[in-house]
The RNA shown here (Fluoride riboswitch aptamer (crcB RNA motif)) has 73 nucleotides and comes from Candidatus Profundicultor aquiphilus. It matches the Rfam family "Fluoride riboswitch aptamer (crcB RNA motif)". On this family, see Baker et al., Science 2012: "Widespread genetic switches and toxicity resistance proteins for fluoride".
This record gives sequence, C1' cells and structure tokens, in this order.
RNA sequence: AUUUUUUCUGGGGAUGAAGCUCCCCCGGAGCAAUCCGAAUUGCCUUUUAGAGGCUGAUGGCUUCUACGGAGAA
Repeated sequence: AUUUUUUCUGGGGAUGAAGCUCCCCCGGAGCAAUCCGAAUUGCCUUUUAGAGGCUGAUGGCUUCUACGGAGAA
C1' cells in the first nucleotide's frame, strides 16, 4: 500500500486540532417508499438590507495552530 472476513460505532454546545471533563439531543407520521424533525447556529444598532458595528479559536481546563496587542534581542 492492496485485498478478504468479522466485530464495533450516534449527534450537538457562534471561527481550526488534540486530551480530559461537564451539559444537551437522540423523536414523530406512514403498509411501505418516504416525509417532518431534535440538541446547536453569540451580542448591539438600524433605514430590515447581499445593512453597520463588537467580543471570542474552549461548554470548562490544558496544549498546539492561526490571528491581534505590548516588550526585548
């Protein structure tokens, strides 16, 4: 790297990755196909528009990366 067999397996928490930990959702209809649909998607202003502005890479802790500020060599 390829092939075969078996077993296991969920999702989410406003900007990336990993570990630990916390919380939330994981449903309904239908003969069936299938359809609907959860948790979640920050804040402010306004003329509600492809509008303007602000904080933060964490739910929390730690580390890394990106960005920003200050200082030193």
NCBI's taxonomy places the organism under Bacteria, Pseudomonadati, Atribacteria, Candidatus Caldatribacteriaceae, Candidatus Profundicultor.